[in-house]
Context: one part of a larger RNA
Molecule: small-subunit ribosomal RNA, 5' domain
Organism: Kiritimatiellia bacterium
RNA sequence: GAACGAACGCUGGCGGCGUGGAUGAGGCAUGCAAGUCGAACGGAACUUUCGCGGUAGCAAUAUCUAGGAAGUUUAGUGGCGGAAGGGUGAGUAAUGCGUGGGUAAUCUACCUCGAAGAUUGGAAUAACCUGGGGAAACUCGGGAUAAUUCCGAAUGUGGUCGCUCCGCGCAUGCGGGGCUGUCUAAAGCUGGGGACCGCAAGGCCUAGCGCUUCGAGAUGAGCUCACGUCCUAUCAGCUUGUUGGUGAGGUAAUGGCUCACCAAGGCUUACGGGUAGCUGGUCUGAGAGGAUGGUCAGCCACACUGGGACUGAGACACUGCCCAGACUCCUACGGGAGGCUGCAGUCGAGAAUCAUUCGCAAUGGGCGAAAGCCUGACGAUGCGACGCCGCGUGCAGGAUGACGGCCUUCGGGUUGUAAACUGCUGUGAUGGGGGAACAAUUGGCGGACUGUUAAUAGCUAUCCGUCUUGAUAGUACCCCAAGAGGAAGCCACGGCUAACUCUGUGCCAGCAGCCGCGGUAAUACAGAGGUGGCGAGCGUUGUUC
Numbered sequence: 001g002a003a004c005g006a007a008c009g010c011u012g013g014c015g016g017c018g019u020g021g022a023u024g025a026g027g028c029a030u031g032c033a034a035g036u037c038g039a040a041c042g043g044a045a046c047u048u049u050c051g052c053g054g055u056a057g058c059a060a061u062a063u064c065u066a067g068g069a070a071g072u073u074u075a076g077u078g079g080c081g082g083a084a085g086g087g088u089g090a091g092u093a094a095u096g097c098g099u100g101g102g103u104a105a106u107c108u109a110c111c112u113c114g115a116a117g118a119u120u121g122g123a124a125u126a127a128c129c130u131g132g133g134g135a136a137a138c139u140c141g142g143g144a145u146a147a148u149u150c151c152g153a154a155u156g157u158g159g160u161c162g163c164u165c166c167g168c169g170c171a172u173g174c175g176g177g178g179c180u181g182u183c184u185a186a187a188g189c190u191g192g193g194g195a196c197c198g199c200a201a202g203g204c205c206u207a208g209c210g211c212u213u214c215g216a217g218a219u220g221a222g223c224u225c226a227c228g229u230c231c232u233a234u235c236a237g238c239u240u241g242u243u244g245g246u247g248a249g250g251u252a253a254u255g256g257c258u259c260a261c262c263a264a265g266g267c268u269u270a271c272g273g274g275u276a277g278c279u280g281g282u283c284u285g286a287g288a289g290g291a292u293g294g295u296c297a298g299c300c301a302c303a304c305u306g307g308g309a310c311u312g313a314g315a316c317a318c319u320g321c322c323c324a325g326a327c328u329c330c331u332a333c334g335g336g337a338g339g340c341u342g343c344a345g346u347c348g349a350g351a352a353u354c355a356u357u358c359g360c361a362a363u364g365g366g367c368g369a370a371a372g373c374c375u376g377a378c379g380a381u382g383c384g385a386c387g388c389c390g391c392g393u394g395c396a397g398g399a400u401g402a403c404g405g406c407c408u409u410c411g412g413g414u415u416g417u418a419a420a421c422u423g424c425u426g427u428g429a430u431g432g433g434g435g436a437a438c439a440a441u442u443g444g445c446g447g448a449c450u451g452u453u454a455a456u457a458g459c460u461a462u463c464c465g466u467c468u469u470g471a472u473a474g475u476a477c478c479c480c481a482a483g484a485g486g487a488a489g490c491c492a493c494g495g496c497u498a499a500c501u502c503u504g505u506g507c508c509a510g511c512a513g514c515c516g517c518g519g520u521a522a523u524a525c526a527g528a529g530g531u532g533g534c535g536a537g538c539g540u541u542g543u544u545c
Stems, first nucleotide, its partner, number of pairs: 001545004006541005013391006019384002026347003030344003035080003040077002043074008053064004087302003096229008106221002111217007119153005128143006158184002161181001162179007188209006196203002230274003237267003242264008277299004281292004304325005327338004355381001357380003363377001364375004394424004404415004430481005443467006451459002489534005494515003500529005510517002
């Protein structure tokens, strides 16, 4: 000199963009942060409507009710998603990360493309009804029922396994063909419809969404190899599943991953200790290098502490389950409930780090045919000079160089065109008006046309028109009004280092980054005037280069 997720002191007008728990991975009240689908299913409740029958009435009608239709809502079963998104850096010096490879040793839901199929039966179980236990959390029996729930059978384009043939390769092997061989699948829902069948539902045809098997792709992931990756020898030897083999088990898959047997190997700054998430990057520096890893992005690890598996394409799962432990809470003392290292917020510790805000309008995600629902992701606003950038606190004229202050050799000098005064301007602040601005497309409706089809239904693709949707927000911005009005401080002045005098003090009080000042004329302490520097900041402290 530069830099900072900074803190402290004094001071503080506005805006834009960023950024803000670095310490106790300490404890947490409260609210929210993962749901969705009724176009998978059986119910239930409610609304509208039709309506057999009953009651009142002479009747219109009113009311109750078996049943039917349509709609809305939804606890439960079922499906998909809760493995993403969000947080943190405790652990980890290598099961991590970075760069470059291998996988002929592998898996991949949803998505895309291609090929083939989707036949026929059965069963259980919630919700519901009913009986019981419990303070509660909840739970145990009995009865009935549905499905895209579960289980048989059929079919086998295919796939698996077996046998066999061909080709190829970097070894294990890989790819392709053949076989009367073996094993192996499925589920429906919604819309529309001319003829035919049917009392009707519907069959039948057709479209869309789904389902099953296989192949290919895309995406994601697993495993593995080489190199690189802090300090320490006041750590020199370490190792028995250890190193290798055979066989078996296990896995999606290789492998001591695990086990039995056999051999006796394997490693060398190893082993141990300390510290630490790694990287793209960031800071500094001419560079080489040094330091660092906050925000953003990629990877990893963790989710009260330790362990475990289940489900699933994917987890050994932050807001799932089980066990143990510590802690907190409820209890009828028998037993239960919980996990903010999500967003806010609270206590604590600390030099120190914000709102218990608004909205799903946009972007993205989950579910859904869609409308839509959910989304503390995200978009916004708020707070903090925490940082960077921009703007303002006026501009021009104005000498009797006014008053006052300070100094003085008492003549004057300086503050100083500075002020007053005169004339202007209107950034910004204030008041008023305009401003449905941009961020907006999706979607609904109508029309044209393409494809599908028996079809001019329906559905789908494209285009046109129209309607609707904004948290920020009456904000940004624009216009008008009046009027210099409400808006400057901080540090330094001995040398380094730009900037000097007076008074007080008298080795005292004090200053100080280094040298050093202060013991009666202190440009070095304290105050004042003046001056210098930077400026909504200035200085100090800490840390890095």